[in-house]
Predicted 3D model of a 1381-nucleotide RNA (small-subunit ribosomal RNA) from an uncultured Gemmatimonadota bacterium. Its Rfam family is "Bacterial small subunit ribosomal RNA". Gene Ontology terms of the family: ribosome and structural constituent of ribosome.
């Protein structure tokens, strides 16, 4: 710092990333070298070989070799004389070095310091080293054993033993004195002396006592060194003491008496886990992890014990015992110890060679040569790790090929390769070829004899590093990732499958997230991955964190241990500050500089090493000692409120019971009933009595109390506060783990009591149940004594205490002052309890002198959710059950706040045919027509709550048509190209087969242009394509529905807020209306509303046919028919006319409202077009376009026939109707808007009729369809399944069409069904509406239209009202919802 809790914010807060790190391991990969590293596991078991020996200058000797010397021809024997030397005796080493981490929480380790020790080698002194003696290995001999071995005897040396002798020092002492030593070898050597060795002198070493020293060791003390209190007590040599023993030494180390100690919450005893340190890793630090390699210390050597030898060890490659395991074995018995070096096995995710060499470097022995040395120096093996270096340099096209992607233009791999020129690092070949080495020795030379040069000898690595040459770009690149985090994208396959995945989270037909590619992006002989530790995590918080609501204040008190402490004076130096000195190993880190061709590595100087320790100094401040002081606190006094506590006693209302009296049928209870309970007399009432509990009104936002809590009245004992005065004490305080006490309600025990309530339990209800809620009863309990329990939303969800930091207004209750008769007022100065606000704090809500502000001090609590206050232990309970309290599993969160919306069988205001008022429907009937089921070869497809169902469809007999079945075609029924052939116009007509497409034959016709080549144009082959109503509307566009014609919906700028976000648009009014006015930290603007468009309603104006027809004139039986007019009707084009303009009354202004005039028309006049931001992945891929997939002799296309019209059902819109406000018949009147030339057709005529004829007129304000109906006038029918209804069905027609069988309409004639007003339930409609009446027109040969869409005509009811139900708009509250009830 980054991602993840949301819709979205902020805050807690967890989980998870990115960095660094590794003794690492696995996975792909691998070219060179340098340094370093390499069993973290089974302290598992080991095979083999090596790892400690050396000294003949200590010794006696000679078993093996050389060499000499005799002997013998050889073979060979003999010969310690030499050289040396097995085996032995003696000495020194084996206590070092290597290895390992079992064990150990302290007998260990760091660090500082102490006293009562020791100590071979070594180093300085000093003093000595005389002179005797027995023996023993080895050898010999003899035996025993399988073997290890081992026994008896005799022999024999010493630097092995033992003892005389001396004793500067030494130890003991009684202070007189006693006591302890020793060796010798080797070189050299003149006299002497000995036969000889030799003695003897000398030089070297070596011994012995003693004494200092250096290094090493041994004990003691402080300090610090991991977890858990679900370990709380522990301890008999345990604690001390005296006396001994014992050690190198101090001690209870031991042992004997004697005391009864000692040790612990500053964590003892036990239990778990661990070798410490230097140091390393991380980290800004402070911390945190860790202790491999390398150093320093401890421990351990197969397990456990135990001494021995020694200066030293209780001893890794020593010994006994013992156990386990191996192993030999003649079964009697022995041998053994890799956590030394390599090795095996085993175990394991894993970790090397049974290598060279003693050349250096240190080690033991040794005078020395020199020996031994798996210490160590080297080489191997492994990319384990750090660090270098290399796989090439340059040149080379608007850019080969392949391979990816493409909107097919092109873009990517890309100077990248080829291809040219060049280099020579590594490889690999040849050639030179080292530093490490110089000591010691050996010779020479110098010398103060310490020593010093000069020379020869000595390499394991290794012919290695390096060095020069050649060769030749030739041998040398990979691995991870590319959805955010996080750098790097597209294709193809896959389709909740295969898989990814650190988190969050991809995949369910277009996946930058799986698989693969192409391409990029990362590091590069290494990259992933998977562990591990630090960071990041202030996420345990010292630095550097919280607790009101997020996780977190113990229910309150009291007080002990501890932490904290008022104001002065002295006095000390414990903390503390400063100086100085000592330690604080090296190695390591940093810093400078040096060596390897860098570097990494390695040397060198510096510095640090944060600590300990001693010492001088300071005396502020903390402590500690002496003393004062009063202001903290305590006390005394006087007052003063109170439901403070505890016990005793009393008082009425009220409930119930029980008696009696009255009185009679119901009481009771509930939404509305039942169960109860009453005629055996209930309920009411009206006396009287019993009994228990609670204490109305006062009462309060009041009082007390630590806290649970406490309420009639009276006395009694009793705590506490507060206030005045300031008269005593002198810090006596605060706070409080552990621990005592207190602690509602419930519940336990024992005994009372028991009126009302009242778990359980029973009964009635409700209910889909109803173990609930409401009813009627009803026992523990409540109540009270006395013990227990110990808990809660024991909350202010806020632990004490002291102090500081603006204010305003209430209420209790004190003191003094003031005003009032007084109730109490009115200023102040405390104490308390509320409300309100500022700084300030808050994540935010909110808190704010009764802080959640500002500071000290103390105590309690948190560390992510669930598992869980659960298990298990402990402790408490009489039980209940409380306290303390895990973990494994499991989740990407779980929370707090506030935000927007949606939501609420919340709330407020307000609308709409929303209810309600009202008028007609539907739901029943039968037809019709969609739908859904079913059928079916098919019943093509699509639409699905409102918003799918007379919907796509404003016309399915073929066609349509998309479905079936059958028969055909395959460049295709359709486009557009190319290439070859070939025709002649294209075309039309007949014929034959056949159901038709298809196919076969015949005839007619005989096209423009042209530069003569050909080109339009047809037909066939072949290729490129064509075609799809195949599939995704969840891949789209478009275009529609819908909420909704509702009044929303948003933006800029400013202002609030940390942020979503508000604010503006919220109020206050008024409107259909975010309309519009006032207000207002808002101002303004956007898209909607309104009006701008159409129509219709008045009026003018122009225009006047085919419309009209007043007046003039003519004509008819009539008729604007004719002249004629333009007045009026009307046609259609321009205008005008309505704005709350005016008047009155409400609105505080306004705005607007009511209510009026005028006016055809009034408050948007009606009616239509006109649909905000978005919302339902809504609907449409079969109008149409379009991405992806899919089909290609078919999923295309031609054709005939069927089907889409099926029918036991179910719902939807609809027609007709059930009738007399009717029907049926004659007679009459009055429209609007329409449509018409393959067409509307008109008189006439024919026919009962559909219709047929027929042909005027008409492209139509001229003609026609056309009759408009209901409506009036009149007659019939009189309540009936009818002269209502009209469906079924039979019979004959009609017309259109190629064709009415599946399947058209109509029309006569005959049939006359259901139906008598329709359950739940539902649906329109507020005015020229509903209702009712015709009319018309699209589409269309006809029509199944009773649909749909438009047009007149006649023409109502009703609305109180807004509690209900539906849907909507503001405001508001609530929330655990947000794909949002």
């Nucleotide at each position: 710092g980054a991602g993840u809790u949301u819709g979205a914010u902020c805050c807690u807060g967890g989980c998870u990333c990115a960095g660094a790190u590794u003794g690492a391991a696995c996975g792909c990969u691998g070219g060179c070298g340098g340094c370093a590293u390499g069993c973290u596991u089974u302290a598992c078991a080991c095979a083999u070989g090596c790892a400690a020996g050396u000294c003949g200058a200590a010794c006696g000797g000679c078993a093996g070799c050389g060499c000499g010397g005799g002997g013998g021809c050889a073979a060979c024997c003999c010969u310690g004389g030499c050289g040396g030397c097995g085996a032995g005796u003696g000495g020194c080493g084996a206590a070092c070095g290597g290895g390992u981490g079992a064990g150990u929480a302290a007998u260990a380790u760091a660090u500082c310091g102490g006293a009562a020790c020791g100590u071979a080698c070594c180093c300085a002194a000093g003093a000595g080293u005389g002179g005797g003696g027995g023996a023993u290995a080895a050898c010999g001999u003899a035996g025993c054993g399988a073997a290890a071995g081992u026994u008896a005897c005799g022999c024999u040396a010493a630097u092995a033993c033992c003892g005389c002798a001396u004793a500067c020092g030494a130890u003991c002492u009684a202070a007189g004195g006693a006591u302890g030593a020793a060796a010798g070898c080797a070189g050299g050597g003149g006299a002497u002396c000995g036969c000889a060795a030799g003695a003897c002198c000398u030089u070297g070493u070596g011994c012995u006592c003693c004494u200092g020293g250096a290094g090493c060791g041994g004990c003691c003390g402080a300090u610090a060194u991991c977890u858990g209190a679900u370990u709380a007590g522990c301890u008999a040599g345990u604690u001390g003491g005296c006396g001994g023993g014992g050690u190198a030494a101090c001690g209870g180390c031991c042992c004997a008496c004697c005391a009864a100690g000692g040790c612990g919450a500053c964590g003892a005893c036990g239990g778990g886990u661990a070798g410490c340190u230097g140091g390393u890793c991380u980290g800004a630090g402070a911390g945190g992890a860790u202790g491999g390699c390398c150093a320093g210390c401890c421990a351990c050597a197969u397990u456990g014990g135990g001494a021995c030898u020694g200066a030293g060890a209780u001893a890794c490659g020593g010994c006994c015992c013992a156990g386990a395991c191996u192993c030999c074995u003649a079964c009697g018995g022995g041998a053994g110890g890799c956590a030394g070096c390599a090795g095996u096995g085993g175990g394991g995710a894993a970790u090397a060679u049974u290598g060279c060499g003693c050349a250096a470097u240190g080690g033991c022995c040794g005078a020395a040569a020199g020996g031994c040395u798996g210490a160590c120096g080297c080489a191997g093996c492994g990319a384990c790790g750090c660090c270098g270096c290399g796989u090439g340099u340059g040149g080379g096209a608007g850019g080969a090929a392949g391979c990816c992607c493409u909107u097919c233009g092109g873009g990517g791999u890309g100077u990248a390769a080829a291809c040219c020129a060049c280099u020579g690092u590594u490889g690999c070949c040849c050639g030179g070829g080292a530093c490490g080495a110089a000591u010691a020795a050996g010779c020479g030379g110098a010398u103060u004899c310490a020593u010093c040069c000069g020379c020869u000898c000595u390499g394991a690595c290794g012919g290695u590093a390096c060095c020069g040459g050649g060769u030749g770009a030739g041998g040398a690149a990979g691995c991870a990732c590319c959805g955010g985090c996080u750098a790097a994208c597209u294709c193809c396959g896959u389709g909740c499958c295969a898989g990814c995945a650190g988190c969050c989270g991809c995949g369910g037909u277009a996946a930058u997230a799986c698989g693969g590619a192409g391409g990029g992006u990362g590091c590069g002989a290494g990259c992933g991955u998977u562990g591990u530790c630090c960071g990041g995590a202030a996420u345990c918080a010292c630095u550097g964190g919280g607790c009101g609501u997020a996780a977190a204040g113990g229910g309150c008190g009291c007080g002990u241990a501890g932490g904290c402490g008022g104001c002065u004076u002295u006095u000390u130096a414990a903390g503390g500050g400063u100086g100085c000195g000592g330690u604080g190993a090296a190695a390591g880190u940093c810093c400078g500089g040096g060596g390897c061709u860098u570097a990494a590595c390695c040397c060198c100087g510096g510095a640090u090493c944060g600590g300990c320790c001693g010492u001088g100094c300071c005396g502020a401040c903390u402590g500690g000692g002496a003393g004062g002081c009063u202001u903290g606190a305590g006390c005394a006094c006087u007052g003063u409120a109170g439901a403070g506590g505890c016990g005793a006693g009393u008082g009425g209302a009220a409930u119930u019971c029980c008696g009696g009296g009255u009185g009679u049928a119901g009481c009771g209870g509930u939404g509305g009933a039942a169960u109860g309970c009453g005629u055996a007399g209930a309920g009411a009432u009206c006396c009287g009595g019993a009994a228990g509990a609670a204490c109305a009104c006062c009462g309060g936002u009041g009082g007390c109390g630590a806290a649970g809590g406490c309420g009639g009245c009276u006395c009694g004992c009793u705590g506490g506060g507060c206030a005045g005065u300031g008269g005593c004490u002198g810090a006596c305080g605060c706070u409080g783990a552990u621990g005592c006490g207190c602690g509602a309600c419930a519940g336990c025990g024992u005994g009372g009591g028991g009126a009302g309530c009242a778990a359980a339990c029973a009964g009635g209800a409700u209910u889909a149940g109803a173990u609930a809620c409401c009813c009627u009863g009803g026992u523990a309990g409540u109540c009270c004594a006395c013990g227990c329990c110990g808990u809660a939303a024991a909350c202010g969800a806020u632990g004490g205490g002291c102090a500081c930091u603006a204010g305003g207004u209430g209420c209790u209750u004190g003191g003094g002052g003031g005003a009032g008769c007084g109730a109490c007022c009115c200023a102040c100065c405390g104490a308390g309890u509320g409300c309100c606000g500022g700084c300030g704090c808050u994540a935010a809500c909110g808190c704010a002198u009764u802080a959640a502000g500002u500071g000290c001090c103390c105590c309690g609590c948190c560390u992510g959710g669930g598992g869980a206050g659960u298990a298990c232990g402990g402790c408490c309970g009489c039980a209940a059950g409380g306290c303390u309290g895990a973990a494994a599993c499991u989740c990407a969160a779980a929370g707090g706040a506030a935000u927007u919306g949606a939501c609420g069988g919340g709330g407020g205001c307000c609308c709409g045919c929303a209810c309600a008022a009202g008028c007609g429907g539907u739901g029943g009937a039968g037809c019709a027509u969609g739908u859904g089921g079913u059928u079916u070869a098919a019943u093509u497809c699509g639409a699905c709550g409102c918003a799918a169902c007379g919907c796509g469809a404003a016309g399915a007999a073929c066609c349509u048509u998309a479905c079936c079945u059958g028969g055909g075609c395959u460049u295709g029924a359709c486009a557009u190209g190319c290439a070859c052939g070939g025709g002649a116009a294209a075309c039309c007509c007949u014929c034959c087969a056949g159901a038709a497409a298809c196919g076969g034959a015949g005839g007619g016709c005989c096209c423009u242009c042209u530069u003569c080549g050909g080109a339009g144009u047809c037909c066939g082959u072949g290729c490129a394509c064509a075609g799809g109503u195949g599939c995704u509307g969840c891949a789209u566009g478009g275009c529609u529905g819908u909420c909704g014609u509702c009044a929303g919906c948003u933006c800029g700028u400013g202002u609030c807020g940390u942020g979503a976000g508000a604010u503006g648009u919220u109020g206050g009014g008024u409107u259909a209306a975010g309309u519009c006015c006032c207000g207002c930290a808002a101002c303004g603007a956007g898209c909607g509303c309104a009006a701008c468009c159409c129509u219709u309603g008045c009026c003018c104006c122009c225009a006047g046919u085919u419309g009209c027809u007043a007046a003039c004139g003519g004509g008819u039986a009539a008729u604007g028919c004719c002249g004629a007019g333009g007045a009026c009707u009307c046609u259609g084009g321009g205008g005008g006319g309505a704005c709350u303009g005016c008047c009155g009354g409400u609105g505080c202004c306004a705005a607007a409202c009511c209510g009026g005039a005028g006016g055809a028309a009034g408050g948007u006049g009606g009616g239509g077009a006109c649909g905000a931001c978005g919302u339902c992945a809504a609907g449409u891929c079969a109008u149409c376009a379009u991405g992806g997939c899919c089909c290609u002799u078919a999923c295309g296309u031609c054709c005939a026939g069927g089907g889409c019209u099926a029918c036991a059902c179910a719902c939807g819109u609809g027609c007709u109707a059930c009738a007399a406000u009717g029907g049926g018949c004659c007679g009459u009147a009055c429209a609007a808007a329409g449509g018409g030339u393959u067409g509307c057709g008109a008189a006439g005529c024919c026919g009962c009729g559909a219709g047929g004829u027929g042909a005027a007129g008409c492209c139509a304000a001229u003609c026609c369809c056309a009759a408009a109906a209901a409506g009036c006038g009149g007659u019939c029918c009189u309540c009936a399944g009818u002269u209502c209804g009209g469906a079924u069905u039979g019979c004959a027609g009609u017309c259109u069409g190629c064709a009415a069988c599946u399947c058209g309409a109509c029309u006569g004639c005959a049939u006359g069904a259901a139906g008598c007003c329709g359950g739940a339930a539902u649906c329109g409609c507020u005015a020229g509406u509903a209702a009712u009446c015709g009319u018309g027109g699209a589409u269309c040969a006809g029509c199944u239209a009773c649909g749909c869409c438009a047009c007149g005509g006649u023409g109502a009811a009703u609305a109180c009202g807004u509690u209900c139900c539906c849907g909507g708009g503001c405001c508001u509250u609530g929330c655990a919802c947000a794909c949002a009830c």